[in-house]
């Protein structure tokens, strides 16, 4: 210097326009002398900004960061 992808709760991970699930981790409360396993609740998340749109994690743009490949 040019191109391709990605970016979601502390972790990892789905939802591809109708308003965000899951696993696990933390917090409470049953079980239990205790603890862990089990159970039953609960908190927390879409990189910014800007634009279409009635509506946007979803499209375009522009910035950041990241992973590759080429030179």
């Nucleotide at each position: 210097g040019g191109g391709a992808c990605c970016g979601u709760c502390g972790g990892a991970u789905a939802a591809u326009g109708g308003a965000a699930g899951u696993c696990u981790g933390c917090c409470u409360g049953g079980c239990u002398c205790c603890a862990g396993a089990c159970c039953a609740g609960g908190a927390g998340g879409u990189c910014g900004g800007c634009g279409u749109u009635c509506g946007a994690u979803u499209c375009g743009c522009u910035g950041c960061g990241g992973u590759c490949c080429c030179a």